Annotation: Model confidence (mean pLDDT): 82 of 100. Predicted 3D model of a 77-nucleotide RNA (transfer RNA) from a Thermoanaerobaculia bacterium. Lineage of the source: Bacteria > Pseudomonadati > Acidobacteriota > Thermoanaerobaculia. The sequence was found in a public genome assembly. Rfam family: tRNA. The family's RNA type in Rfam is transfer RNA.

Parts: sequence; structure tokens; C1' cells
RNA sequence: CGGGGCAUAGCUCAGCCUGGUAGAGCGCACGGUUCGGGACCGUGAGGUCGGAGGUUCAAGUCCUCUUGCCCCGACCA
Repeated sequence: CGGGGCAUAGCUCAGCCUGGUAGAGCGCACGGUUCGGGACCGUGAGGUCGGAGGUUCAAGUCCUCUUGCCCCGACCA
């Protein structure tokens, strides 16, 4: 330098192809059960979907640019 992949809740990820209310598990908070812990059950909080722009009535999803990380190749040694 070229090609490809990944980025979504504190963590691990789904959702994207085919645009239409942002989700799951774990964790966290509160409550129930227990003398208490653990476990189980119930409720709840927690997100500018890496960033910017565009298309659209409507974008996590489509298009362009860009940042970070990973893989392959080329170049150099």
C1' cells in the first nucleotide's frame, strides 16, 4: 500500500441480508423466600448502535467518507 472481518447496555453477543417501538444471557439495584450467605422467583435501572455526512415519511440496518482493532497478501529487511 491492496483485500477482508469486527465495533450495539458494565461484560459476552443477537438483531443488519429483506429499513418500521433497540433486545438476550451474565452482572448491578430493590423486593420475596432464609437467622444470614448462596440459590431460586419477581420488579427495575442501565444504550447519542465507533465518528461524520447522505438517501428516506422513517436508518443499528442502505450509500459515501473516516477512526480503532484483527486476519490475509504485497513491499522492505